[in-house]
């Protein structure tokens, strides 16, 4: 340098164009308990960044960052 993969709450991960972006774990309150623990119930929190396609974009397509691989 060239090609292919992938990036989503604090951590794990689902999503295959139109739903409120699901789910565990972790935090917070609250109820249960004499008190912790375990349980039940709700709550905060996410689409790398820019553009571009489409009525519409986390999804398709370019470009950049960043990470893993194959080659040279």
């Nucleotide at each position: 340098g060239a090609c292919c993969c992938g990036u989503u709450g604090g951590u794990c991960a689902a999503g295959c164009g139109g739903u409120u972006a699901a789910g565990a774990c972790a935090c917070c309150g609250c109820c249960c308990u004499u008190u912790c623990a375990c349980g039940g119930c709700g709550g905060u929190a996410a689409c790398a960044u820019g553009g571009g396609u489409c009525c519409g974009a986390g999804u398709c397509c370019c470009a950049u960052a960043c990470g893993g691989g194959u080659c040279a």